[in-house]
Annotation: RNAcentral holds the sequence, with entries from ENA. A computed fold for an 89-nucleotide RNA from Alicyclobacillus vulcanalis, annotated as c-di-GMP-I riboswitch aptamer. Lineage of the source: Bacteria > Bacillati > Bacillota > Caryophanales > Alicyclobacillus. The model forms 89% of the base pairs in the Rfam consensus. Rfam family: c-di-GMP-I riboswitch aptamer. Rfam describes the family as follows. GEMM was predicted in a large-scale screen for bacterial structured RNA regulatory elements.

RNA sequence: GCUGGACAAAGGCAAACUUCGCGCAAGCGGAGGACGCAAAGCUACAGGGGCUCGAUGGCCAUCGCGCAUCGUGCCAGCCAGCUGCCUGG
Numbered sequence: 001g002c003u004g005g006a007c008a009a010a011g012g013c014a015a016a017c018u019u020c021g022c023g024c025a026a027g028c029g030g031a032g033g034a035c036g037c038a039a040a041g042c043u044a045c046a047g048g049g050g051c052u053c054g055a056u057g058g059c060c061a062u063c064g065c066g067c068a069u070c071g072u073g074c075c076a077g078c079c080a081g082c083u084g085c086c087u088g089g
Base pairs, nucleotide, nucleotide: 002089003088004087005086012037013036017032018031019030020029021028022027035077041082042081043080047079048078049075050074051073053071054070055069056068057067059066
């Protein structure tokens, strides 16, 4: 440097849920709590995908953002990009 991750070591993070707060919402933050994670570290302006709210159009006539486009915001524990501990080869 490349490539792998165990039966090692030192550790790390924290799903659902509960509770408090923020937000129209998606969702985010604190505390508790562990489903799990070799990147569950960072990046939403490398790229893809998804969600929310609204505008416009059109369908239904079922009145619903259910469909399309555009815009706002959000999700990386969806794929992904970048970086990294220890260790096997």